Molecule: transfer RNA
Organism: bacterium
RNA sequence: AGGGGUAUAGUUAAACGGUAUAACGAUGGUCUCCAAAACCAUAGUUAGGGGUUCGACUCCUCUUACCCCUG
Numbered sequence: 001a002g003g004g005g006u007a008u009a010g011u012u013a014a015a016c017g018g019u020a021u022a023a024c025g026a027u028g029g030u031c032u033c034c035a036a037a038a039c040c041a042u043a044g045u046u047a048g049g050g051g052u053u054c055g056a057c058u059c060c061u062c063u064u065a066c067c068c069c070u071g
Stems, first nucleotide, its partner, number of pairs: 001070007010024004018054001026042005047063005
């Protein structure tokens, strides 16, 4: 320099273009003499900019970060 891949909650991962989910974790509650476990509830997320579309995590484009390949 050229080509390809990945980016979603605190972590690990889902998601036919049609309300973004789960597990673990966090917080609160029930239970308990206390705690753990169990059960119930709550909060929290699409890397950034632009475009297409009635509607975008999803399609297009640029950028950023990381990984791989070629030279």